Annotation
A computed fold for a 73-nucleotide RNA from Kouleothrix aurantiaca, annotated as transfer RNA. Rfam family: tRNA. From the family's description: Transfer RNA (tRNA) molecules are approximately 80 nucleotides in length. The family's RNA type in Rfam is transfer RNA.
RNA sequence: GUGCCGAUGGUGUAGUGGUUAACAUUCUGCGCUGUGAACGCAGAGAAGGCCGGUUCAAAUCCGGCUCGGCACC
Repeated sequence: GUGCCGAUGGUGUAGUGGUUAACAUUCUGCGCUGUGAACGCAGAGAAGGCCGGUUCAAAUCCGGCUCGGCACC
């Protein structure tokens, strides 16, 4: 330099154009318990790496850039 893949709560992931961005874990509170763990219930936490475009509507499609990974030269 070229090609491909990826970037979404603190962490790991899902979503493949539409109506509060979901799940697990984590954290907080309550219940339970002699205490704790486990379990149950409730709650908190991301506007999506950045910019632009398409569309009535974009996490999702298109372009550029940044960062990371793999392969090739």
RNAcentral holds the sequence, with entries from Rfam.
The coordinates come from a structure-prediction model, not an experiment, and the mean pLDDT is 81.